[in-house]
Context: one part of a larger RNA
RNA sequence: GCCAGGGAGUUGGUGGUCACGGCGAGGCUAAGCCCUGGAAAGGGUGGAGCCGUAGGGAAACCGAUAGCCCGCAAGCCUUUGGCCGAGGGGCAGGGUCUGAAAGGGCCCGUAGUCGUGGCUGCCAGACCGGAAGCCCGUGCGACCUAGGCCUGGCCAGGGUGAAGUCGGCCAACAGGCCGAUGGAGGCCCGCAAGGGGUUCUGGGCUCAAUCCGUUCCCGUGAGCUGGGUCUAGGGGUGAAAGUCCAAUCGAGCCGGGCGAUAGCCGGUUCCCCCCGAGACAUCCCACAGGAUGACCUCGGUGGAGGUAGACGGCAGGGUAGAGUCACUGAUUGGGAGGUCAAGGGGAGAAAUCCUCAGCCUCCCUGUCAAACUCCGAACCUGUCGUCGCCGUAGAAGCCGGGAGUCGGGGCGUGGGGGUAAACUCCACGUCCGAAAGGGGAACAACCCAGCCCAGGGUUAAGGUCCCAAAGUGCUGGCUAAGUGUUAAAGGCUAAAGGGAGUCCUCUGCCCAAGACAGCGGGGAGGUAGGCUUAGAAGCAGCCAUCCUUUAAAAAGUGCGUAACAGCUUACCCGCCGAGGCAGGGGGCCCUGAAGAUGGACGGGGCUCAAGCCAGCCACCGAUACCCUGGGGGUCUCCUGGAAACAGGAGACAUCCGGUAGGGGGGCGUCCGGCGAGGGAUAAAGCUGGGCGGUAACGUCCAGUGAACCUCGCUGGAAUGAAGAUCCUGGC
Numbered sequence: 001g002c003c004a005g006g007g008a009g010u011u012g013g014u015g016g017u018c019a020c021g022g023c024g025a026g027g028c029u030a031a032g033c034c035c036u037g038g039a040a041a042g043g044g045u046g047g048a049g050c051c052g053u054a055g056g057g058a059a060a061c062c063g064a065u066a067g068c069c070c071g072c073a074a075g076c077c078u079u080u081g082g083c084c085g086a087g088g089g090g091c092a093g094g095g096u097c098u099g100a101a102a103g104g105g106c107c108c109g110u111a112g113u114c115g116u117g118g119c120u121g122c123c124a125g126a127c128c129g130g131a132a133g134c135c136c137g138u139g140c141g142a143c144c145u146a147g148g149c150c151u152g153g154c155c156a157g158g159g160u161g162a163a164g165u166c167g168g169c170c171a172a173c174a175g176g177c178c179g180a181u182g183g184a185g186g187c188c189c190g191c192a193a194g195g196g197g198u199u200c201u202g203g204g205c206u207c208a209a210u211c212c213g214u215u216c217c218c219g220u221g222a223g224c225u226g227g228g229u230c231u232a233g234g235g236g237u238g239a240a241a242g243u244c245c246a247a248u249c250g251a252g253c254c255g256g257g258c259g260a261u262a263g264c265c266g267g268u269u270c271c272c273c274c275c276g277a278g279a280c281a282u283c284c285c286a287c288a289g290g291a292u293g294a295c296c297u298c299g300g301u302g303g304a305g306g307u308a309g310a311c312g313g314c315a316g317g318g319u320a321g322a323g324u325c326a327c328u329g330a331u332u333g334g335g336a337g338g339u340c341a342a343g344g345g346g347a348g349a350a351a352u353c354c355u356c357a358g359c360c361u362c363c364c365u366g367u368c369a370a371a372c373u374c375c376g377a378a379c380c381u382g383u384c385g386u387c388g389c390c391g392u393a394g395a396a397g398c399c400g401g402g403a404g405u406c407g408g409g410g411c412g413u414g415g416g417g418g419u420a421a422a423c424u425c426c427a428c429g430u431c432c433g434a435a436a437g438g439g440g441a442a443c444a445a446c447c448c449a450g451c452c453c454a455g456g457g458u459u460a461a462g463g464u465c466c467c468a469a470a471g472u473g474c475u476g477g478c479u480a481a482g483u484g485u486u487a488a489a490g491g492c493u494a495a496a497g498g499g500a501g502u503c504c505u506c507u508g509c510c511c512a513a514g515a516c517a518g519c520g521g522g523g524a525g526g527u528a529g530g531c532u533u534a535g536a537a538g539c540a541g542c543c544a545u546c547c548u549u550u551a552a553a554a555a556g557u558g559c560g561u562a563a564c565a566g567c568u569u570a571c572c573c574g575c576c577g578a579g580g581c582a583g584g585g586g587g588c589c590c591u592g593a594a595g596a597u598g599g600a601c602g603g604g605g606c607u608c609a610a611g612c613c614a615g616c617c618a619c620c621g622a623u624a625c626c627c628u629g630g631g632g633g634u635c636u637c638c639u640g641g642a643a644a645c646a647g648g649a650g651a652c653a654u655c656c657g658g659u660a661g662g663g664g665g666g667c668g669u670c671c672g673g674c675g676a677g678g679g680a681u682a683a684a685g686c687u688g689g690g691c692g693g694u695a696a697c698g699u700c701c702a703g704u705g706a707a708c709c710u711c712g713c714u715g716g717a718a719u720g721a722a723g724a725u726c727c728u729g730g731c
Stems, first nucleotide, its partner, number of pairs: 001731006011124013026051003032045004055062002065092001067091004075083003093108006127267004135257002139253002146231009155221001157189003160185001164181007194218003200213001202212002233249001235245002270666006280293005295404001296402006305390003309387009321375001322373002328369003333364007343356005408432010437448003452630007462620003465604003471617001473616006484606002497591003501588010518575005524548003529543003554569001558567002631656002633652008667720001669717010685704008
C1' cells in the first nucleotide's frame, strides 16, 4: 500500500418549542399496594402533590371588560353589490405599582393539562480519536550514578632538590656566604599500572542507543579502587552543569483518580426532492473562541399592499471641475511705502548716519490647497405622482422552531497609508467563494452565459491558411521592421530622447524672365586694410569693414602655410529643362532595448498578408435562445377521506446550478409482533451474466452450495465506511 472484519450525535434526567392524540376550567397521578405473568411489560388502585383557573407590588397590601368602531375567512342574500361576521385590529374602560399631579410600567373581554413523537438548551465522558503537562494520594527504586560513613587494596622508572643538620669562611651582637648532607612538594617527565576523555568537530542504520582509531590530560593526591552501609521524589545528592538519582530528570518509575482537560488537529458511513447563506455590526482578558443582531431555512399569524427599475415635481447636498482682491493659508520675479532691537557693508574719534538683508502693507507679474470657496455639475438621498414589476394561487408586517457564519478573495470605480508590492485599510458595484458550459494556448473570480433529462435547430463571446469547426472572402489604404500575427491582466514589457525610414496633410518661399542639384567657367583691383606681431598677406587676436572694375566676386565660409603659396565657399555666367527649398501636424516603422540550460506569436507557418487601419457580406461556434417529447416542484380545480394523504385534470413566457445549513420523501441491514408464503423437484450465501428503476436498490437465469428463507402491515435499533500517519488479521 491493498483486501477482509471492526470503527464516531448515544442513553438517562430536566427545560423549551412544534405536530398528533385524550380530557377540558380543568388536566395528570408519584411512590406504594392488588391482579395477571418466567421476566420485562400490561391492567387496577392510590388525589399526596404538580401545572392551570388573576394580576400588580420589595413588602404591607389592594385586586380586574355585559360599551363603540373596522373587518379576513366561513355563512347568507335581491350578486359590477350587500348583510352578518368566530378569530384579528383600533378606541374606550378597568386592576395594581410609582408619582403632589400629569404621565408612565405590568396586567384584564378564560385555555389549559397529560401522553407520544420530531428538533433543541442544560447536567452528565455526551459524536469519535489525540496530548505534553498538571494536580492528588499509595507504593517500588542509590546493583547505574552523586555524596557520606566503616573496612581493605593499589600507584614501574626517571628528574628537581625546600626546611633541617654538618663542615669551612666572614662578622661587635644579630647574622651572612660557600660546600656537603638531607629528601620536602595538592612539584616535574612518563602510551608502566591505573584514571580521564582535549582534537580530528575522522569513522557513523555502527562492534557499540557513546564504541574504535589518532591526538591529548592526570598519574603521592581534593589520587584510584574492592566489599559493606546510609540519604528518596518538591525529596535526596550536587568542587553548581539544573548535574545525577537503573539507556528516564526544570521534579524518577509503576499503577490509580481517568473516558483529566484540549477555544487546537484529524475523522464522522445510503439515496432523491425544495430553498439556500456568511466571512458584517456590537459586547466579551476578545483577535484560531463565544454571545446578541444582520443574512438562510421551516412553521404559524396576518389580510392589501409592497417595490429592486424608468420618467417627472419638490426638498436636501458642496464632491469632480473651476477659481484665487470672494475668505484662510502657501507661493515666482519685479516695484513702491513703512519698520529695522540684533545681523552684513560703508563713513566717522565717537554719538550717529547711509545702505543691504530681514519683516509688514500695497501694486504689477506667475503659480497652488484633504482640513480654502465668490462658484459649481454629473450624481446621491428623501418624499410625492405616473408607468413597470411582485401580490388575494396571500405580498408587506408580526410571532415562534432550526441553523450555519464572525480567517474571505478577485475585478471595476472613488478614497486613506506606503518608494513600491499578487501590499494594506475603507466605500459602492459585481463575480469567485458555493457556478458547470463556450472563449481567453493552458489558468477561482477577464469576456459570453446561470447546467432537470433526451433529440433537433439558431445564435453569443470568440473566430473562419494547417494543427482545428468555419472565407487562402470582398473594397481601399499602411507596414519591410518577421514590426506584427498578444483585449486587458502580476503574465503580453516599455519611457524620455533620437531617425534625409516611409505615407498623408497644412503653411511660407523660389521657379520657363529657367528654380533646386550636378557639371564647365569666372571668383578681380586699391591691398599684404589699419593695428598688433619675430611674422599676421581674407583665415592667432583687436578695430574698421570702404572704394573701384564688373555678369559677379566677402576688408572673406572652411581646409591649409612659420609667414606666403595652394585648395574651397559665398557671389556671377553658361549647360541642362521642371519642379524645388524650409517649417508645422498626423499614420506605420527604426533606435533607445541588458540575465543567467536552447526557445518561443499556443505551434506550424504567414509579407498588395494568415500583420495593422477603415468599411462590407457570408459562415463556424455554448448546457444560452427556439421547437418536440419526458421527469420533478409549487399552486388551482375535481373525486375519495374528518384530516394527513391518494388518484385525475389544468396553470407556471417571468419554477428545477449550488458549499455551510434548514425542510421534505424514500432505499437497504438486523431483531420482535400479526398475517401470508417459499424450500432436498434444492433455502441462505458465493461466482458470472440478463432485465427494470432518477437514485439508494430491485428482480431473473446459469453454476456452485446443502438447510433454511422471504413478502405485506406494524414496532424497535449497538443500522449503511475509502479515508481518522484509525484498530485487528492477512497478502
Predicted 3D model of a 731-nucleotide part of an RNA (large-subunit ribosomal RNA, domain II) from an archaeon.
Rfam family: Archaeal large subunit ribosomal RNA.